[in-house]
Predicted 3D model of a 675-nucleotide part of an RNA (large-subunit ribosomal RNA, domain II) from a Candidatus Pacearchaeota archaeon. Taxonomically the source falls in Candidatus Pacearchaeota (Archaea, Nanobdellati). It matches the Rfam family "Archaeal large subunit ribosomal RNA". The literature on the family includes a 2001 paper in Science by Yusupov et al., "Crystal structure of the ribosome at 5.5 A resolution".
Context: one part of a larger RNA
RNA sequence: ACCAAGGAGUUGCUCUUUGUGGCAAGGUUAAGCGAAAGCGAGCCGAAGCGAAAGCGAGUCUGAAAAGGCGUCAGUCACAGGGAGCAGACACGAAGCCAGAUGAUCUACUUUUGAGCAGGACGAAGUUCUUCGAAAGGAGAAUGGAGGUCCGAACUAGUGCUACAUGCAUGUGCUUGGAUGAUUUGAGAGUAGGGGUGAAAAGCCUAUCUAAUCUGGCGAUGGCUUGUUCCUGUCGAAUUAUGCCUCAGUAUAGCUUUGAUGUGCUUGUGAGCGAGGUAAAGCACGGAUUGAGUCUGCAGAGCCUAUUGGCUACGGGACUUCUUUCCAACUCUGAACAUGCUCACCGCAUACAUCAGGAGUGGGGGCCGGUGCGUAAGGUACCGUUCCGAGACCCGAACAAGGGAGACUGGAGUUAAGGUCCCAAAAUUGAUGCUCAGUGUAACAAAGAUUGUCUUGAACCUAAGACACUACGGAUGUAGGCUCAGAAGCAGCCACCAUUUAAAGAAAGCGUAACAGCUCACGUAUUGAGGUUCGAGGCGUCGAAGAUGGACGGGGCUAAGCAUCAUACCGAUACUCCAGAGGUACUCGUAAGAGUAUUCUGGUAGGCAGGCGUCCUUUCUGCGCAGAAGUCCUUCCGAGAGGAAAGAUGGAGCGGAAAGCAAUGAAAAUCUUGGU
Numbered sequence: 001a002c003c004a005a006g007g008a009g010u011u012g013c014u015c016u017u018u019g020u021g022g023c024a025a026g027g028u029u030a031a032g033c034g035a036a037a038g039c040g041a042g043c044c045g046a047a048g049c050g051a052a053a054g055c056g057a058g059u060c061u062g063a064a065a066a067g068g069c070g071u072c073a074g075u076c077a078c079a080g081g082g083a084g085c086a087g088a089c090a091c092g093a094a095g096c097c098a099g100a101u102g103a104u105c106u107a108c109u110u111u112u113g114a115g116c117a118g119g120a121c122g123a124a125g126u127u128c129u130u131c132g133a134a135a136g137g138a139g140a141a142u143g144g145a146g147g148u149c150c151g152a153a154c155u156a157g158u159g160c161u162a163c164a165u166g167c168a169u170g171u172g173c174u175u176g177g178a179u180g181a182u183u184u185g186a187g188a189g190u191a192g193g194g195g196u197g198a199a200a201a202g203c204c205u206a207u208c209u210a211a212u213c214u215g216g217c218g219a220u221g222g223c224u225u226g227u228u229c230c231u232g233u234c235g236a237a238u239u240a241u242g243c244c245u246c247a248g249u250a251u252a253g254c255u256u257u258g259a260u261g262u263g264c265u266u267g268u269g270a271g272c273g274a275g276g277u278a279a280a281g282c283a284c285g286g287a288u289u290g291a292g293u294c295u296g297c298a299g300a301g302c303c304u305a306u307u308g309g310c311u312a313c314g315g316g317a318c319u320u321c322u323u324u325c326c327a328a329c330u331c332u333g334a335a336c337a338u339g340c341u342c343a344c345c346g347c348a349u350a351c352a353u354c355a356g357g358a359g360u361g362g363g364g365g366c367c368g369g370u371g372c373g374u375a376a377g378g379u380a381c382c383g384u385u386c387c388g389a390g391a392c393c394c395g396a397a398c399a400a401g402g403g404a405g406a407c408u409g410g411a412g413u414u415a416a417g418g419u420c421c422c423a424a425a426a427u428u429g430a431u432g433c434u435c436a437g438u439g440u441a442a443c444a445a446a447g448a449u450u451g452u453c454u455u456g457a458a459c460c461u462a463a464g465a466c467a468c469u470a471c472g473g474a475u476g477u478a479g480g481c482u483c484a485g486a487a488g489c490a491g492c493c494a495c496c497a498u499u500u501a502a503a504g505a506a507a508g509c510g511u512a513a514c515a516g517c518u519c520a521c522g523u524a525u526u527g528a529g530g531u532u533c534g535a536g537g538c539g540u541c542g543a544a545g546a547u548g549g550a551c552g553g554g555g556c557u558a559a560g561c562a563u564c565a566u567a568c569c570g571a572u573a574c575u576c577c578a579g580a581g582g583u584a585c586u587c588g589u590a591a592g593a594g595u596a597u598u599c600u601g602g603u604a605g606g607c608a609g610g611c612g613u614c615c616u617u618u619c620u621g622c623g624c625a626g627a628a629g630u631c632c633u634u635c636c637g638a639g640a641g642g643a644a645a646g647a648u649g650g651a652g653c654g655g656a657a658a659g660c661a662a663u664g665a666a667a668a669u670c671u672u673g674g675u
Base pairs, nucleotide, nucleotide: 001675002674003673004672005671006670011086012085013084014083015082016081017080018079019078020077021076022075023074026044027043028042032039033038048055049054058069059068060067061066089226090225092223096216097215098214099213100212101211107190108189109188110187111186112185113184114183115182116180118150119149120148121146125142126141127140128139129138130137131136154177155176156175159173160172162171163170192208194204195203196202229610230609231608232607233606234605239252240251241250242249243248253360254359255357256356257355258354259353260352261351262350263347264346267344268343269342270341271340272339273338275336279332280330281329285326286325287324290321291319292318293317294316295315297314299313300311301310302309303308363387364386365385367383368382369381370380371379372378392403393402394401407579408578409577410576411575412574413573417569418568419567420554421553422552426566428565429564430563431562432561433560439556440555447541448540449539451538452537453536454535455534456533457532458531459530460529469524470523471522472521474498475497476496479493480492481491504519507518508517509516580600581599582597583596584595585594586593587592611664613661615659616658617657618656619655620654621653622652629648630647631646633644634643635642636641
């Protein structure tokens, strides 16, 4: 891992509710007794109200008015739902307590034994020689100390993490100690809140921040997992309040079933109310710009200094002016939602009350409106809606985005979205734009742009515009001053006049200063639009990410973008045909038939009807001319399931009605067995 078998709402008592049955103002017995019939305390009910005295279909409170509780058939049994007490649907802790068993491992102690190749260094002491007056020293031998050194046995387990990983600490290489606080054999001792510990909360039999075994024990678990046949019907909630409450629970809300009662809900319109938001406004409150007026008034400045005066800075106040705003401003004020009444439409009814059963009480997303936050696939709210609990089509893929709410089968038509190929359907038609592969659904800003298209305004223009080219661009005069010089062009002042088609006392370059080259301005040439400022469309730049790469891909100059048009494709949507079921109504004793239907997605969950298994009772059947079981095929049923043929097998097994229950497995790291 697979297969088989086992495997989870049970049982007792009490309460409550529903159904069925018996009896009924009564119902019913327990232990026990009895042959039986029956007897038998008690329990519930038949009257309540009040704290009570007490009164009584009433009573209590109250001065009263009035109000509270009563005045309505029960009881026993069985069955179904629920609750309580019990292990209470099953499995699952870590733990707590008690009593026992352990020191053959290991820690320490104790008794008695044992082991430690070889080599090196060479302490004290001793001897000899020698120096010295002595104290004391030197040298050479001898000697053999040591928690000494190197290194086997032995012991430890440092580094590597190569091998092994085998029911559990190994192997290899490397490394520490190796006469000592050394290693080791055998015997003995210390016991669980206790021991032992050169102390690591180490060790105490592969178990230690409190051993092991058994018991209390089915501890407890608001937590995890699992919880076994079918179909029909309705169908949620993740909100509020309380809680040592936040993984829970109670009550309400939302849901389902039954009973009873009543017409009722949604939508539209009208009338009468109530509302102060969006917007807007500045009339109030507050903030804010400029101007004006008044005021010498804190400061400052000036004049004058005994003091006082003035001011265009500043301060304060006001205003018929003016600028900009407000969640805690409103002279105004929608849409919208809402209360009552009326009318219409609709109705599978719907709503209300009572009673039984729940689940939920972690939510999430788009859009619109808000608070906090730089922001977030953020967080906390409100409204609608969707996912949750919703399949199908589209969006490449994709819980909540677009279309659309799936009873079954068949045919057709559309929706969103699409129609070059992958891939169903237009290489469809018309008019423009784009050259960037921009784009081809959803990725980009400020800013820049003489890319290109459309459009507006003003001005110039055949009395010739704009641009190119050619020519002129002068004179008084080198203006005056300044200066070494200053001649249009270092600087200061002035900036006139003349000739002219036109030409500045000069816009730029240039020279030491001149010179020289351009410009403004004019003429000629040419011959048709030009210049400037705006607006819009599509583009371009702005534009940086890590394996090579993404419009879904191929690819496309349309198969891109914009505006139109006509076809077609395309869902479980819509229409038609056939069928099944539910609900309501009508007919019917019933079985059933007919009509209607904008009914029939569904998690948690409620309710209803069925299938199958063991056993019991009654009735009725089959079987050696072949039961059960097994294999395989066919048929029937919406399904759980049922039946039959054949083969195998070799002795028991069904059907109907009622009852009973250790009654249905794919899951629980389920249990046991097998492979």